[in-house]
Small-subunit ribosomal RNA, central domain from an uncultured bacterium, 348 nucleotides, folded computationally.
Context: one part of a larger RNA
């Protein structure tokens, strides 16, 4: 390169927006670059294939005719491609009324609980384990009342319950602000789908500045255990968690399953609208999420099965034996920690 493939055997980018570029909805008419058909040059000979002929045969050599898949020019064709010009609403998108949400950002306000302080009542233990000590306590602790400070987190509601592209998001209330979904078909009239670079977000830990510390806690230190115990248990405990601002950019970042569109048997549950009726409630039916089970199909098998791993299209990413290795060397990116790209020698 043809190929096959990426749920779990190697293999889906973390997730978006978008640029390039690939690909595209229904009609009618022009062009005729792409396509098709015909004519004319040219496409050297030799080589090669048929056919026939010369060397007593072959090899070898001669002739014919085919091949030379190309390329130019020219004359015509209009189905598909492209392109242009009209035009159309079902793909997309505005407008309207309606609705649900822990989406997002910033202010403010609450109760529980831990801890600590004061101050009362009170005494001898209190904590911790498997059992135990280390700690804490007679200078008054543990428990109990009250009263006060801080700081992080919000039990019930809470649900394969909702939101968000994804990372994620949960206490009240207010502001300012994204998406979404139904309905209704008023307007645009293919405005679409993906998407190499590129830019933007992107959990936790981890960096820098400058703050905050209750509670828990790598490191540390001390008791245990234990042959040992640089660990699992127990007593403390600092980075750090928490806020501003600025970095890192990776995680089993997963549904280990790219986006987007179309189609193919059902059953039962939830969430959120709409419409059948007549106010609710039940019941029917549709639209858009989210869950189990299941046929046919797929699959190695497990399993998937309208939220497909099924059938098909269109486009990105990506693998191609196992170690060596995501590692060296080089570029690029951070303060750094390191990240991203990414091999061979050698081995089996």
């Nucleotide at each position: 390169c043809u190929g096959g493939g990426u749920g779990u055997a190697a293999a889906g980018g973390g997730a978006g927006u978008g640029u390039a570029g690939g690909c595209g909805g229904g009609a009618a008419g022009g062009c005729a670059a792409g396509u098709c058909a015909g004519a004319a040059g040219u496409g050297a000979a030799a080589a090669u294939u048929a056919u026939g002929g010369g060397c007593u045969u072959a090899a070898c050599c001669c002739a014919u005719a085919a091949c030379c898949u190309g390329c130019u020019u020219u004359u015509g064709a209009a189905a598909c491609u492209g392109u242009u010009u009209u035009u159309c609403u079902u793909g997309a998108g505005u407008g309207a009324g309606g609705c649900a949400g822990a989406g997002g950002c910033a202010a403010g306000c609450g109760g529980a609980a831990u801890u600590c302080c004061u101050a009362g009542u009170g005494u001898a233990g209190c904590g911790g384990u498997g059992a135990a000590a280390u700690g804490c306590g007679u200078a008054g602790a543990u428990a109990u009342u009250a009263g006060g400070a801080g700081g992080a987190a919000c039990a019930c509601c809470a649900g394969u319950g909702g939101c968000g592209a994804a990372g994620g998001c949960g206490g009240c209330u207010u502001g300012c602000u994204g998406g979404g979904c139904c309905u209704u078909u008023a307007c645009u009239g293919a405005c679409g789908c993906u998407g190499a670079g590129g830019c933007u977000c992107g959990a936790a830990a981890g960096c820098g500045u400058g703050g905050g510390g209750a509670g828990c806690a790598a490191a540390c230190a001390g008791g245990a255990u234990u042959a040992g115990a640089u660990a699992c248990c127990c007593u403390g405990g600092u980075a750090g968690u928490c806020c501003a601002c600025g970095c890192c950019g990776u995680a089993a970042a997963c549904g280990a399953u790219g986006a987007u569109c179309a189609c193919u048997a059902g059953g039962u549950g939830u969430g959120g609208g709409g419409a059948g009726u007549u106010g609710a409630a039940c019941c029917u039916u549709u639209c858009c999420g989210u869950g189990c089970c299941g046929g046919a199909g797929u699959u190695a098998a497990c399993a998937c099965a309208a939220u497909a791993a099924g059938u098909g299209a269109u486009c990105c990413a990506c693998c191609u034996g196992g170690g060596g290795a995501g590692u060296a060397c080089g570029a690029c990116c951070g303060c750094a920690a390191g990240g991203u790209u990414g091999a061979a020698a050698c081995u089996c």